[in-house]
C1' cells in the first nucleotide's frame, strides 16, 4: 500500500414518531428524539420499491359543437428511496 475484523480508544450518523417549511404527490429539509448502522459517507449507472402528468377503461353531468367532473381499474414518462440491494468512489483509529 492491499485485504478482514474478535478485542479497544476518541468519536461518527441518526430509524420511527412529534414540530415547522416545501413538494400534486413518493418524499426533503430545519429542530427534538434514538430503532440501528463499520462506511447508516457522497454518486441514480444495474435491478427492486414507492409517487405522479398526460393517455385509456368505466361512471355521471350538460349538449348546437363536444366539453366538465369523479375513480378504489390499466398504464406511465419523470421523480423518489444509496437506511432495498448491486456497482463506482472517498475515508479514522486498533488488531491482524
Nucleotide at each position: 500500500c492491499c485485504g478482514c475484523u474478535a478485542c479497544g480508544a476518541g468519536g461518527g450518523c441518526a430509524a420511527a414518531c412529534c414540530c415547522g417549511u416545501c413538494g400534486c404527490g413518493a418524499g426533503a429539509c430545519g429542530g427534538g428524539g434514538a430503532c440501528g448502522c463499520a462506511a447508516a459517507g457522497c454518486c441514480u449507472c444495474c435491478g427492486g420499491u414507492c409517487u405522479u402528468a398526460c393517455g385509456a377503461g368505466g361512471g355521471a353531468g350538460a349538449u348546437g359543437g363536444u366539453c366538465u367532473c369523479c375513480u378504489u381499474u390499466c398504464a406511465g414518462a419523470a421523480g423518489a428511496u444509496a437506511g432495498c440491494g448491486g456497482g463506482g468512489u472517498u475515508g479514522c483509529c486498533a488488531g491482524u